[in-house]
RNA sequence: CGUCGACAAAGGCAAAGCCGCUGAAAAGCGGCGGCGCAAAGCUGCAGGGUCUAACGCAGUUUCGACGGCCAUGACAGCCAGUUGCCGAG
Numbered sequence: 001c002g003u004c005g006a007c008a009a010a011g012g013c014a015a016a017g018c019c020g021c022u023g024a025a026a027a028g029c030g031g032c033g034g035c036g037c038a039a040a041g042c043u044g045c046a047g048g049g050u051c052u053a054a055c056g057c058a059g060u061u062u063c064g065a066c067g068g069c070c071a072u073g074a075c076a077g078c079c080a081g082u083u084g085c086c087g088a089g
Stems, first nucleotide, its partner, number of pairs: 004087002012037002017032006035077001041082003047079002049075003056069002059066002
């Protein structure tokens, strides 16, 4: 340095749920909480995938509304790209 991940050391992050706020929603932020994580660090038009469907489009309608398509919205704890602590083997 690379690979790899230990009944190691120092630490780190924080699922679900609850409360509050933002949002059309997905979801995000903060507090409590702790399921777990060797990258559960960072990156959302570098690539794939997933979620929502406001605006918009077309249609139906008992004219109240209804469902269909769609991301420019969201997810990194789904892959992935990229950077990194320690050093048993």
Predicted 3D model of an 89-nucleotide RNA (c-di-GMP-I riboswitch aptamer) from a Chloroflexota bacterium. The coordinates come from a structure-prediction model, not an experiment, and the mean pLDDT is 88.